[in-house]
Context: one part of a larger RNA
Parts: sequence; structure tokens; C1' cells
RNA sequence: GGAUGAACGCUGGCGGCGUGCCUAACACGUGCAAGUCGAGCGAGAAGGCUGUGAAUGAAACUUUGGUCGAAUGAUCAGCUGGACAGCGGCGGACGGGUGAGUAACGCGUAGGUAAGCUGCCCCAUGCACAGGGAUAGCCUCGGGAAACUGGGAUUAAUACCUGAUGAUACAGUAGAUUCACAUGUAUUUCCUGUCAAAGAUUUAUCGGCAUGGGAUGCACCUGCGUCUGAUUAGCCAGUUGGUGAGGUAACGGCCCACCAAAGCAACGAUCAGUAGCCGACCUGAGAGGGUAAUCGGCCACAUUGGAACUGAGACACGGUCCAAACUCCUACGGGAGGCAGCAGUGGGGAAUAUUGCACAAUGGGGGAAACCCUGAUGCAGCAACGCCGCGUGAGCGAUGAAGGUCUUCGGAUCGUAAAGCUCUGUCCUUAGGGACGAAGAAGUGACGGUACCUAAGGAGGAAGCCCCGGCUAAAUACGUGCCAGCAGCCGCGGUAAUACGUAUGGAGCAAGCGUUAUCC
Repeated sequence: GGAUGAACGCUGGCGGCGUGCCUAACACGUGCAAGUCGAGCGAGAAGGCUGUGAAUGAAACUUUGGUCGAAUGAUCAGCUGGACAGCGGCGGACGGGUGAGUAACGCGUAGGUAAGCUGCCCCAUGCACAGGGAUAGCCUCGGGAAACUGGGAUUAAUACCUGAUGAUACAGUAGAUUCACAUGUAUUUCCUGUCAAAGAUUUAUCGGCAUGGGAUGCACCUGCGUCUGAUUAGCCAGUUGGUGAGGUAACGGCCCACCAAAGCAACGAUCAGUAGCCGACCUGAGAGGGUAAUCGGCCACAUUGGAACUGAGACACGGUCCAAACUCCUACGGGAGGCAGCAGUGGGGAAUAUUGCACAAUGGGGGAAACCCUGAUGCAGCAACGCCGCGUGAGCGAUGAAGGUCUUCGGAUCGUAAAGCUCUGUCCUUAGGGACGAAGAAGUGACGGUACCUAAGGAGGAAGCCCCGGCUAAAUACGUGCCAGCAGCCGCGGUAAUACGUAUGGAGCAAGCGUUAUCC
């Protein structure tokens, strides 16, 4: 000198674009953050309409016993309606957060899978026949304070099950050809065995099953690279390899039985410490050094530890089970919870924001669609936290006014600075108009009456901070008297201090300026 997710001190006009818990992966009240499909299924509340009409009964008549009867309208039935809940499908494995752990095939890069899986999507070929039994819901009887839960009766499906058909699929025997990288791969012939389906409908379509291919995503393996310490030198028993069996989508000590005694290490094993990795970012002429905020890719985690289930995909942040700590409810028998989602609270800290608006756009989930959901996202709010832009006026104006400061008392300086005269209107205030973003038939805008435009008003409302001994641009006076104080280094201060404090003047930067911290 440059830089920062900065903080502190003094000061502070506007706009645009960004950024904003680096500390306690500390604890969390409250609200929201993942639903959707009635064109898969049964059932169907409130409400509305029509009919029925128990009961009450105005007015009128009356022989005072009553008659007639507008109106209100219980109950029941039908039509409509479509809420809550349930079965089923798809999605809750994406999106969002955090960096605790991890020195590792975790990441980066280059390859491999003749050892692999892949829902939705695209292409192609073919198929969808016949049956069955349940179960939630509803009803009913219970248990429990609650969370919840038991028995009985009964019902549907694209839920579940059985049978049929079935290939170039899969498995097996045998044969041939091809390719090669050990095991093998690809193509093909014959035979045997095995496996499927679901409908909806407004007739437009949307779905279902099998197989092959594609695309996408994922899994595994390998070469190389990836911090510090030897005041860590030996480490390891499923350890290293083999055979067999199991397991997996798949290879493999991945797991198990048996056998052998191997394997790693001074080219640093093991141990200990620290740390998410990268694209990038900062600096530097470069080589290099440092960092790992925002944005993007990968990984890991979801109070702590463990486990599996479902599923194409999880060993699953807002799923399940178990254990632990903590918090809460309880009728003491038992239960409930998980902000490292968005806001917000306490705490910690030098320090970091609103319990905002909208699904209008982009994107995602569901749906045939309308649409619903979306704290992703788009916006707004707060903060000079950063970068960039603009302004705080312009021209003329010498009796060089008054006043301040210094003075050799002559004057010098602040200084064209002010006043005064003539203008301008960026920002500002008021009023009027008023978007693009909407994806062109129409409709649909949170932002937002915002940006922007026009008119009027009036210099009015908008400058500070640090420094002036040398390094280092910029000096005088007074006060103080080794005191009070300054200081990045050298060093100033003990009676004329250009170094302390104040004033005047000056230098520098400027809505900022200094200080501190850290990196080059």
C1' cells in the first nucleotide's frame, strides 16, 4: 500500500447493487416452513329446497262449551350440498439449514465396472383373461385423566390374494461363431422350467403389466494430489492371503467356518493435535503465501448414542423403535417434545436484522385440468457493513468591511471568503400523470401509487474526521513546567515545547474519517 461477513470512537444528506451470529452443533414460548388427488374407493356432517305435519296459536265467529284458522314450525322422507375423518396412489430421500464429526477414495483430477441399480420422463415391441377372501371407515359394546386402545357386526377399491396366458426376459443342459482384459463378453440354435396386469371416464383422454433401449440420478473400484508433530518408531488377530458357504443391486474379510502366516512402516506406518474439501476469494510483476463468508459443486450431520422398516431411492431435519440427558402435562397408573427451516426469545459475545407482504414472476410437489400447497423464491423492513454514483450550490463581487489570530505596531492573514447583485434546481417539499416486469384474445402485480415524467416552491433542509518534530504533505501564539500528558519507531515534557492542552492558520481524506484485530 491492498484486503475484511469486521468491531470500537467521533460524525452522518440521498440513491443503486450486494452483505449481515465468525462466539454456545447452547436452551427454546408462539406462528408458519409438505402436501395433494373425488377423473382410484366406500361412507357422508352442517346448510339449502320440496313434501309430511306433533305442538303453539294472531284475527274473525260464538249458544262462552267451542268452530274456523293466518303464522311459527318439532319429527320423518326425498333431492341437493359437500366439510371433517378413513382406505388407496404419488410426493414427504427434492427444496431449506449447519459445519459438530471426518486427515478419509471425504474432496479434487484422470480413469474403470467383462462386478452394478435407476421411480417419474422419452423411444420401441407385445399384453391386460377368470375368480376369491378380507380390512379401515360407518354402527355397537367397553377400558383410560389423557395419549390412545380392546371386542363384536358390516362394507369398497387402481388395497390384498389365487389361477390362466406369456417372450428375443430369467434359470439350467448341450452346440456353434465372435471379441478379449484372468475369472469371461456378445450373437445364435434346440430342449426344459419360472414369473404379469387395473381400472377411471364428461368418449377428449389418463392410467396398468412385461421386455429391450435411451436419458438422468446413484453405488462401487483404482492411479495421482490433499496440514502439523519423531520430545510419537514400531503397528496390526478378521489382522494379510486362500478354500467353501452366506449376504448384497454388485465386487470384496462385507460376514462366518477351516487352512496358511502373512500385511504396513524412515518414500514416515501407528499415535497425538488441528481441520469439512473444491471452483474460487485476498495479496503479489510472477513464483508463491494466506483464507474457505456470500454464490456454485461434492461430503457429513439433524438433542446424544444405536437400530431397522417402508420404498426406485433413506438407515430418513419437521417418519418409526430402543436407550440416555433435558423440558413439559398428569387423576401418579402413564404420556408429550426436539428451530444446525423462516421469523422471533433467553444466553454467550467486541459484534450481526422483521414473530413483515405475496405466490404476480422463476422453480418444485400433487392433479386430466381448474386449482391447492410452497418462510424455496420474488419483494419490502432494519444496519454507512461494503462497493459505486450524486449532492451540500453557480457567476460577479475590494471600503480587501466587521470580527478572530499573529505582529517588528508599519502591517500580515482568515479572504472573493462574507455581505450585496444576478441565476440554477441534482437531491428536497407539494400537486398531477404513472409503468416494464404478464408468458400479446381477455383476465391475472406482492413489489407499488414504487421507478419515471410534468408543473410549482424556495439557497432554503444536508460536513465531518484525522493530522501538522523526522519517517510524512502541513506552524505560530498562549497555557503547563519530567507535572498533566503524547507515542507506530526514533523519542517529546525538568520556564520561551513547531512533539502535551487550547486557539488561529495549514495539510490530507471525505459521508465518512481515525483506531484496533487479521492476511499478503

Annotation:
The prediction has a mean pLDDT of 83. Small-subunit ribosomal RNA, 5' domain from an uncultured bacterium, 520 nucleotides, folded computationally. The RNAcentral record of the full RNA draws on ENA, Greengenes and SILVA. Its Rfam family is "Bacterial small subunit ribosomal RNA". Its family is annotated with ribosome and structural constituent of ribosome in the Gene Ontology.